Small-subunit ribosomal RNA, 5' domain from an uncultured bacterium, 536 nucleotides, folded computationally. Its Rfam family is "Bacterial small subunit ribosomal RNA". Clan: SSU clan. The full RNA is in RNAcentral, with records from SILVA. Model confidence (mean pLDDT): 83 of 100.
Context: one part of a larger RNA
RNA sequence: GAAUGAACGCUGGCGGCGUGCCUAACACAUGCAAGUCGUACGAGAAAGGGGCUUCGGCCCUGAGUAGAGUGGCGCACGGGUGAGUAACGCGUGGGUAAUCUACCCUUGGACUUGGGAUAACUCUGCGAAAGUGGAGCUAAUACCGGAUAGUCUGGCUUUUAAUAGAAGUCGGUAAAGGAUGCCUCUGCAUAUGCAUUCGUCCGAGGAUGAGCCCGCGUCUCAUUAGCUAGUUGGUAGGGUAAUGGCCUACCAAGGCAACGAUGAGUAGCUGGUCUGAGAGGAUGAUCAGCCACACUGGAACUGAAACACGGUCCAGACUCCUACGGGAGGCAGCAGUGGGGAAUAUUGCGCAAUGGGCGAAAGCCUGACGCAGCAACGCCGUGUGAGGGAUGAAGGCUUUCGGGUCGUAAACCUCUGUCGGAAGGGAAGAACGGGCAUUGGUCUAAUAGGCCUUUGUUUUGACGGUACCUUUAGAGGAAGCACCGGCUAACUACGUGCCAGCAGCCGCGGUAAUACGUAGGUGGCGAGCGUUGUCC
Repeated sequence: GAAUGAACGCUGGCGGCGUGCCUAACACAUGCAAGUCGUACGAGAAAGGGGCUUCGGCCCUGAGUAGAGUGGCGCACGGGUGAGUAACGCGUGGGUAAUCUACCCUUGGACUUGGGAUAACUCUGCGAAAGUGGAGCUAAUACCGGAUAGUCUGGCUUUUAAUAGAAGUCGGUAAAGGAUGCCUCUGCAUAUGCAUUCGUCCGAGGAUGAGCCCGCGUCUCAUUAGCUAGUUGGUAGGGUAAUGGCCUACCAAGGCAACGAUGAGUAGCUGGUCUGAGAGGAUGAUCAGCCACACUGGAACUGAAACACGGUCCAGACUCCUACGGGAGGCAGCAGUGGGGAAUAUUGCGCAAUGGGCGAAAGCCUGACGCAGCAACGCCGUGUGAGGGAUGAAGGCUUUCGGGUCGUAAACCUCUGUCGGAAGGGAAGAACGGGCAUUGGUCUAAUAGGCCUUUGUUUUGACGGUACCUUUAGAGGAAGCACCGGCUAACUACGUGCCAGCAGCCGCGGUAAUACGUAGGUGGCGAGCGUUGUCC
């Protein structure tokens, strides 16, 4: 000099864009942060309103609504944190002939026939509660048989260098329906039929995501020199989507290490960021990629994927409820509280946009996100007025008492109107989607209907009456901080008297201190200025 997630002191007008617990991975009151689907399924209230009434009640509506339950998909994403980890964790480049991949896209084929349950509900028992037991009824795209199928899968045979591929043979394993419309048969009705659409099953391919393996790189200490029995390898088996001591049995005695094993300390890694001419050094907040964790430790279940932050079970510590028998909880999600600390914000608004989940859709949910609030924490912009004005006023300071200086500075005159104030107008961000009308196409027996599509119109904004524009009054509301011995731009007076004090280094102060304190003045930066910490 540059930088900073900064803090402290003095000061502080406005706006834009960013950033904001670096400490206790300390403990948490309260609210919210993951739901959705009635076009999978069976049931199904009440208040209120109306009518009747023998005043007991009944009927209609509310409403097939609310709220539950079965079932499906999602909850493994998104969001947080950096405790652990010196490791194939990360980075980079490869391998997988050792693998998986829900939803999505393309493509081939199929959707047949049966069965028994169970929740909700009703009755009833136990319990303070959390909850839980028994009996009875019922549905499904829930569950389970049978049939059929294959370029699926297992065994065997042949071929082959082969765990690839091909051929043969014997076994095994599928499915589910919903919505809308039509009736061409002879008149009507219906579906057992047909069509459209969504869905289901079995294959093949793609896309995406992931698992595993390997080469190289990845901090300090040798005042850490030896380490290792599932240890190193083999055979066989188990296990996994899959290789492998991953696990087990048996066999062998290996394996690593001065090119630093083992041990100890520290640490998430990277793109990047800061600095520097570069080489390098330091760093890893915000944003992005990967990893790890979710009160502490352990475990599995479900699932395409978890050994799962707002799931389950066990143990532990802590907190809470209790009828003392027993139960409940997990903010390193967003706000917020206590605590720690030099130090870090609102218990805000909205799903309008972008994105995500569910749904055929309308839509619902979304503390992701979009916005607003607080903070000079940072960067950038801008203002605090402009021109004229000498009797060089008053006043301050100083003086050699003549003067000098603050100083065109002020007053005063003429103007302007940024920001802030007041008033009026007032956005873009809105596209889709939906409704209504309309054009063309496609599926089809169809002038039902669905799907795709053209055009017009209407509807949707948290921010926000914000940005922006216009008008208006009016110089009015808006300047400080540290420094002035040398380094280093900027000097005098008074006070003090090795005292009080200053200080980054050299050093100042003991009676004329440009170095302490105050004042006037100068130089510097300016809504900031200085100090401290840290890094280059």